[in-house]
Context: one part of a larger RNA
Molecule: small-subunit ribosomal RNA, central domain
Organism: uncultured prokaryote
Order: sequence, then C1' cells, then structure tokens
RNA sequence: CUGGGCGUAAAGAGUGCGUAGGCGGUUUGAUCAGUCCGGCGUGAAAUCCCAUGGCUCAACCAUGGAACUGCGCUGGAAACUGUCAGACUUGAGAGCGAGAGAGGCAAGUGGAAUUCCUGGUGUAGCGGUGGAAUGCGUAGAUAUCUGGAGGAACAUCAGUGGCGAAGGCGACUUACUGGACUAAUACUGACACUGAGGUGCGAAAGCGUGGGGAGCAAACGGGAUUAGAUACCCCGGUAGUCCACGCCGUAAACGAUGUCAACUAGUUGUUGGGCCUAUUAAAAGGUUUAGUGACGAAGCUAACGCGAUAAGUUGACCGCCUGGGGAGUACGGCCGCAAGGCUAAAACUC
Repeated sequence: CUGGGCGUAAAGAGUGCGUAGGCGGUUUGAUCAGUCCGGCGUGAAAUCCCAUGGCUCAACCAUGGAACUGCGCUGGAAACUGUCAGACUUGAGAGCGAGAGAGGCAAGUGGAAUUCCUGGUGUAGCGGUGGAAUGCGUAGAUAUCUGGAGGAACAUCAGUGGCGAAGGCGACUUACUGGACUAAUACUGACACUGAGGUGCGAAAGCGUGGGGAGCAAACGGGAUUAGAUACCCCGGUAGUCCACGCCGUAAACGAUGUCAACUAGUUGUUGGGCCUAUUAAAAGGUUUAGUGACGAAGCUAACGCGAUAAGUUGACCGCCUGGGGAGUACGGCCGCAAGGCUAAAACUC
C1' cells in the first nucleotide's frame, strides 16, 4: 500500500463559515472524452509458464510455443459517467401570514441580601469549633431600629422545560438584531452536500492598559489538629473574581458518538405549531409536523449497551488511529507581551 477501524480498547478536529478538490435530483436531444467490442502495429533478448530435447539425474542448458494483462493508430456501440444545448419541480433557496423562546448586543430601571458609615436603644459579651484558640468588644461590640454609601448576583417562577453551531444564555423595560418552527402556497429552477488549506467564534484561568472592589478568595499571616501538617477545620487576607478595550486559543471544549441524505416494529412522557371532532368555556380526544426524554422489535455490539435523536441498513465528503514507555517531549518552523500554543520525531527500553 491493500485491508481493518474510531461511544467505553489507539482513534471524531471545541465549533461554524467557506476556497480548491471530491461528489451530486428528474427528463429530452447531441457528442463520443471516460467506458465496452473488433482489427492493425508495437510490446528487444534473457527471465516466468508449457512442451520436447542435451549433459548418467538434477541444478544448468538448448529449441519451439504461450505470455508480456501495456501503449499507439484505426473501425464501431451509445446504456452509464463526463461535456454541450433545452425542459422540469420533488432537493435547495425565497416573498406574504401567525405564534414560541434565559439566542445576541446596547442603554436604563428594580427589590431582597451581605458589608461599611451616621444616629438611637442597650450591656458584657460576641464569634467560631468535634472541642478550642487566634479574632472582635467597656474607646460600648454582638442584638435591634432609622437614614445613607457601594459593588456583585438575580430567590420563588424552574421543568431529563426553552434558545444557540459550539463555548454558552436566567430580575424587569426599551431600542437594534440573528436563527429555527409552522400554514396556505405565488416565485427561482439543482442554485445542492462535504470541505485540504484559509478564516470567524470560542468556558475558566492567565496577560497588557485604565477603572472598580461589597461578598468570596489562590498566594500569604495567624490559631488549631498531628509524630510532623508547607493540608483538611477556624480567624484574617492580596492578586483575581466585576467593567472597557486589546491579547491568549486551551478544557473530562463530553453524547468521550464529525457533517449531510435516505430507509427500517411499536409503547409512553413533555415543549412549540397546524388540522379535525365534540364542548358554554377551560380542559379533552384524534391526527400531523419540528424538537426534547424514558422503554423497546428487528438488527448491531467483545460485552456494557445502542435501538427513527442508531452504535441498525446504505450513500457522499472530511478528520483521525496503527503496541506500552520515552512524549504530546526534543529539535526546527509558525503564532504569542509572557505564560505558553500549534506542528512533531528519534535513540533507548519493555
């Protein structure tokens, strides 16, 4: 390489968009590049294969045949693929209508709670733990009441509920804005799918500059525990957590399951829409569609399990794997302010 694989054994890129490329619906005609059939030429000899023969046999050698699966030219076929021309509407897109949603972004607003400050009441404790101590408090704490400041997060509703490509998104109002779903169907007419490179987004932590800082809290200090205790527990506490702008580009970024399409028993819950039935209405029942869950037939699987949201049966395209360690390391390159990231070996060893 052929082949075999990728939920958990090695293996799906964190996730989109998209270039090249690959691949591509129904139908008519043309063409004959691919494809198929025939002919001619060529395909050196030796080798391989077959037959016969020569060395006493064999290896070896000789003669003949076959083969050389290829290439070129030429005559034809026209189903399929390609190409050209035309048509179609089922794929795809898209206009009008209706409803759902923590989808995004910006501005403003609100209440509860913690902390701090001012003032009042009030007096000796408070706090904390397994038990304590450090700590706070007669300079009046804790408790309680009034007023104020400031930051962060939004209880209940809340739901294997919703939305988003993923990361993720949860108080309320307003403005701007993306996507999906649905109904009846005008319109375009294959415009599709995937996607090497490329490019956008991308939790937390971290970095730069400037703000902000209530609570929490790496580091750090102290008190305990202990043989020790660089911990677990307690009292404090700085970065950070928050905002703006710019970087970083990684996660058990997980469904450990790439995207798209088709097909293949059922049962049951729930969310958004449509239709029908009956009903005073709300609810309800049936059906259909798009999600999201639980079980389960066939089938698959090493088993666990998966099972129309497939890990079943197939197709298109991409990514990735090839014993463990060395090692996601070294070196080189690219990126980054740095931290580091991406790409990625070998010796050696079992």